[in-house]
RNA sequence: CUCGAUCACCGGGGGUGCCGCGUCUGCGGCUGAGAGAGUCCCCAAGAACCUGAUCUGGGUCAUACCAGCGGAGGGAGCGUGACGGGCGACACCA
Numbered sequence: 001c002u003c004g005a006u007c008a009c010c011g012g013g014g015g016u017g018c019c020g021c022g023u024c025u026g027c028g029g030c031u032g033a034g035a036g037a038g039u040c041c042c043c044a045a046g047a048a049c050c051u052g053a054u055c056u057g058g059g060u061c062a063u064a065c066c067a068g069c070g071g072a073g074g075g076a077g078c079g080u081g082a083c084g085g086g087c088g089a090c091a092c093c094a
Base pairs, nucleotide, nucleotide: 001086002085003084004083006082007081008080009079010077011043012042013041014040017030018029019028020027021026049074050073051072055068056067057066058065
């Protein structure tokens, strides 16, 4: 100088649905990493998340619940350091 499996720090992005009960604050159940909730997940190796979508097929008490859509389009650091590899320069030694 460069590369990147991982980690840390700082900065940033994101979603929060369905069903039942209740006068209300709320309580319980389903899927999930996460249902305004936990730094939960994600930041170009970008399916975190959004658009398509009041979409299509399947399933469920019901729902992005599952699959398709998706080798579609967008989308927040192409951050710094550690660690490791490669290359080169200088110094020292032989």

The RNA shown here (TPP riboswitch aptamer (THI element)) has 94 nucleotides and comes from Gulbenkiania mobilis. Its Rfam family is "TPP riboswitch aptamer (THI element)". Its family is annotated with thiamine pyrophosphate binding in the Gene Ontology. Rfam's curators write: Vitamin B(1) in its active form thiamin pyrophosphate (TPP) is an essential coenzyme that is synthesised by coupling of pyrimidine and thiazole moieties in bacteria. The sequence was found by an Rfam model in a public genome assembly.